[in-house]
Source information: This is a predicted structure of a 506-nucleotide part of an RNA (small-subunit ribosomal RNA, 5' domain) from an uncultured bacterium. The full RNA is in RNAcentral, with records from ENA, Greengenes and SILVA. It matches the Rfam family "Bacterial small subunit ribosomal RNA".
Context: one part of a larger RNA
This record gives sequence, structure tokens and C1' cells, in this order.
RNA sequence: GACGAACGCUGGCGGCGUGCCUAACACAUGCAAGUCGAACGGAGAUGUUUAUUUCGGUAGACAUCUUAGUGGCGCACGGGUGAGUAACGCGUGAAUAACCUGACCCGAAGAGGGGGAUAACACCUGGAAACAAGUGCUAAUACCGCAUAAGACCACGGACCGGCAUCGGUCAGAGGUCAAAGGAGAAAUCCGCUUUGGGAGGGGUUCGCGUCCCAUUAGGUAGUUGGUGAGGUAACGGCCCACCAAGCCGACGAUGGGUAGCCGAGCUGAGAGGCUGAUCGGCCACAUUGGAACUGAGACACGGUCCAGACUCCUACGGGAGGCAGCAGUGGGGAAUAUUGGGCAAUGGGCGCAAGCCUGACCCAGCAACGCCGCGUGAGGGAAGAAGGUUUUCGGAUUGUAAACCUCUGUCGCAGGGGACGAAGGAAGUGACGGUACCCUGUAAGAAAGCCCCGGCUAACUACGUGCCAGCAGCCGCGGUAAUACGUAGGGGGCGAGCGUUGUCC
Repeated sequence: GACGAACGCUGGCGGCGUGCCUAACACAUGCAAGUCGAACGGAGAUGUUUAUUUCGGUAGACAUCUUAGUGGCGCACGGGUGAGUAACGCGUGAAUAACCUGACCCGAAGAGGGGGAUAACACCUGGAAACAAGUGCUAAUACCGCAUAAGACCACGGACCGGCAUCGGUCAGAGGUCAAAGGAGAAAUCCGCUUUGGGAGGGGUUCGCGUCCCAUUAGGUAGUUGGUGAGGUAACGGCCCACCAAGCCGACGAUGGGUAGCCGAGCUGAGAGGCUGAUCGGCCACAUUGGAACUGAGACACGGUCCAGACUCCUACGGGAGGCAGCAGUGGGGAAUAUUGGGCAAUGGGCGCAAGCCUGACCCAGCAACGCCGCGUGAGGGAAGAAGGUUUUCGGAUUGUAAACCUCUGUCGCAGGGGACGAAGGAAGUGACGGUACCCUGUAAGAAAGCCCCGGCUAACUACGUGCCAGCAGCCGCGGUAAUACGUAGGGGGCGAGCGUUGUCC
């Protein structure tokens, strides 16, 4: 000098930040991911209306609204945490002629004609529940054949071009395989669908270099190292498998052990360097512990599924339910870290043609001197140098222009009045914050100063008490009867809404 700090004493205001560093301990409760009726068939409500009527109703049409289910997109983003990881994890620079890519943008070519189901629903069965089974009916942008094939893919043979070893690309040929879905609107048209080429952005993989401590860790390794073949993957590869060979790594530190998320950056320092990795940004890993796959463009998936373990809860004892390292909040641990708040107004995200819905992301407010910055606690005048205190050589000295007293101001406070920017869409409308900031008026010096130190280092001295006691102390050291070093008082010094102490780093 610095701090995500804590502790002691003290504490007026504002702005901007920051706030579980410990138990990746356990969690009550609420909320944190939905949306689309312009994909679909139902159901319900309301209104208008038609037919019929035993005047109770019954059947139907149209419009609007709501929606459990099928279907689509999203849920792989956003948010949290740092347990694990010494690793191509991260940083940096390359490679991919070994790869993928939903939605988006640009281009090319299409959408013909059919089929069978199934939830919802109805009935019924089992069960305490969670839920499950059966029978029957029905729709689609759900599912499945057929046709067509610009094109893509597969194997075949031909020509040309190129390169980086395996090879890459283009052109024409003949053979085989592969598509599609509709919705809205009066229409124009719009939103979609299928195949394909390119792009943007995103991702996978590989490599060079860098990346803590211990040698009181010296040898390690059998899918191990390489080959052939087959499998698998979007893709290369012992990634997996069969067979074959016996290799591979290591004092340039293998292997083992300990510790640790990495970086942009932050702190310090003249620099070189050292230390750190909170907040913000990038990457990685994880989601009660361990394992696994499914769906999907993308996951081996925090608020999905399955299995196993521990724990908690419900139970009719047969069986079930759960996962805050999301935002609040609770218990616990701890020296220690906040509200079970408001709003989608802005920014951004998901869905939707849109209106809009959802959004504890986010924007705000609350709490905390935790930090930085700013402001205030008054300003000018005022000597009889008042009283009081302290001290004294009793003359005085000092507190001290300090106070009183006079004049003034209004930061801040209180009251009243006015009152935003942030709002950007063509117009209109739209503000949680917030009647906040700010402006004007009135009022009243009124409500606002402490903490540490005074032997030297180090700025600031006397008196009394104590008497190696009580105590102080960062180092040197003070205290045993005149203590500027302990305690108190007066005075003084420093900093100031803070001041000291402790801890840690330079």
C1' cells in the first nucleotide's frame, strides 16, 4: 500500500459498488420454462338463432372465450457452484485432404396420389395412493407404403484439373436407393413443408509451446506399444474386438504422493518480479453419491428417464414420493456475509402471424460504514483575556476567540407546492423504480464527533496514584518511592464518520 474481511469503541447524509472465503452440510414453504386453438379431434362456458315440444326440455347452426389430450418448437440457452481435474483442462499458435451443425441468410428444384393406427372420449377392471390394464370410437403439420428425382448417396467404368502421404475437386455416362404438409385469409398473399448447393454463427477432434510442490516417490506399463482385419462414431484413433509382433515411457524427472478449476485480469513493486484468481468477461467441470442409455441438430441432460447406494417423507405394510452448488428463506457450521420484497417499464431470452403469455435472467427497492468517492456537524465578529478546570516558584501560566454575546447562511433536517430523463417502434397508449431525483417557498444553529496516540523509532508533557505490585509492550525495553513508558486527569499530536486491533499478500 491492498482486502469479498472480522473484532473493539463510535456513528449524520448521499452516490456508486460489494456482501457464506467455513459444511459440494441437510433442507419446511413459495416462485425460478414454457408457449402455440393460424397443426388436430374433442369438451366446457357465454351470446345470437333455427326446428320441435308433454313448456320441464331436446336436437342443430353461427360467433366469441377457455382448455385436459395428440402434435410442433423450446426445455442442451439463461441462472448456480468450484467438489473433481496437474489434463490438450486452460492459455496461445496451428491443423481438419478426418468432421457435424436446429433456427437464420443467399441460390436451385419440388409438394402427385393413397393407407392403417392412436391418445383424448365412453365403458369397465385392479390399487390406500402413485398409477396401471382391458374393450370400443376418432383427427392431424403424428405415423407408413406408392409415384416423380433437378439433386444427394452407393457401387461401376471414362475424361480433365490439383495436391499434402493416405488423396481432393470438376465434367459427362449407365445402374441402384431416397422426398414432401398443410394452415390462415374473400382474395392478393403470408406463415410453413421436402430435397439440395453455398454462407454466417456454433461445436467436435488433433498437434507445437507454456502451466505448482516432493527424489525422504526411480523405475513404470499387458490393450500396455505397433501392425493386419473387422466393428463403432458426425469424424481420426486400441475407441472396441480377433490375430500377429515385443514393444512404449523415464534423471530433459516417467510412475507415485500432495495441493489446485485455468485465463483475461487484480494487488504490490521504479522495474524485473512476487502473490492472488471475490465481483465482471471467456473456457472447463459438476448438479444427493455412483453407473447407464433414451429423445434430439445439439445432452449422456441442475428444476428429464432407468438402475444401484445413503438419507428424508407418505402408506391401508402390498407399495410409493423427493433432491435449493436457481431466487428468497430455515437449521447447522463459523470470527463472519442480506429480503420467504416490487416489476416485466427497460435490456435480453422462449413460444406465437399477431395480440400476447412466460421469464427470481434482468431492472429496481430493502438490510450492512463492508469498500471507494462526495457533503455536513455552521460562518463572520467578539478580551472584562469571564466563570470553571489543570498547574504554580502563589507573581502567574494554560484551556482561550474557545465560550457567553451580536450579525449572517441554510448543505443537511422538517413542512408545503411543482415534478422528470430513462419510452425506442408510423400514430396513440405503455414507468416497477417513484411523487424518487431535481426545482421553488417557509422554518430553525436548531437533530449530527469520535477514535487512537504522546520514552526512542514517531508528530505530541505535565500532575497525581501505584511501588518489579498492578500493569504496558511492534522492536529496543518500562515498573523495586520523585515513572514524559503502568492507571487517571489536564494539556497536546494524528486521523476523522470513522479510528484502532487482528489476519493475509506485495